[in-house]
The RNA shown here (Lysine riboswitch aptamer) has 171 nucleotides. The sequence was found by an Rfam model in a public genome assembly. The model forms 100% of the base pairs in the Rfam consensus.
RNA sequence: CGCUGAGAUAGAGGCGCGGUUUUCAUCAGUACCCUCCGGCAAGGCCAGGCAGCCGCCGGGCGGGAAAGGGAACGCCGCCGAAGCAUCGAGGAGGGCCUGCCGCUUCGGUGCUGGGCCGUCGGAGAACAUCCGCCGGACUGUCACAUGUAUUUGUGGAGCGCUGUCAAUAGC
Numbered sequence: 001c002g003c004u005g006a007g008a009u010a011g012a013g014g015c016g017c018g019g020u021u022u023u024c025a026u027c028a029g030u031a032c033c034c035u036c037c038g039g040c041a042a043g044g045c046c047a048g049g050c051a052g053c054c055g056c057c058g059g060g061c062g063g064g065a066a067a068g069g070g071a072a073c074g075c076c077g078c079c080g081a082a083g084c085a086u087c088g089a090g091g092a093g094g095g096c097c098u099g100c101c102g103c104u105u106c107g108g109u110g111c112u113g114g115g116c117c118g119u120c121g122g123a124g125a126a127c128a129u130c131c132g133c134c135g136g137a138c139u140g141u142c143a144c145a146u147g148u149a150u151u152u153g154u155g156g157a158g159c160g161c162u163g164u165c166a167a168u169a170g171c
Base pairs, nucleotide, nucleotide: 002171003170004169007165008164009163010162011161014079016078017077018076019075020074022072023071024070032063033062035060036059037058038057039056040055043054044053045052046099047098048097049096050095082112083111084110085109086108087107088106089105090104091103093101113139114138116136117135118134120132121131122130123129141156142155143154144153145152
């Protein structure tokens, strides 16, 4: 001096990801409340046990929600964004214990490049929406082949790719 590139840093993908205010619909003319009528005497409050509370069911008139879940606009934070599975430790859901179920917090491990469409499965009040497997085409990226007007094909995975810097490392 040149090369490599541990590492640092900045970025890209696009119907991109997550959170959230407000508004709206849904939940639902449901739960619940008031009142009237009819029927019933065993039960109801997630399952079992204890304790506690309540009569129960149906119909008519009147009144009438909320949470969870969602959509749109905006805002915020972002590009393993994030999501899911599993294991461990918690939290609230009903007064206690055990269980189940869904939700949720933290930590470990694993899987998924991204969204879209479809079947099936799960969550859900739900023909909403969300999540997962599989299939399909699309899309970004890299490698290889093809091609020379930039296309086509195959394959890979975000532990990837691109730009910049580059060692107290190596050649």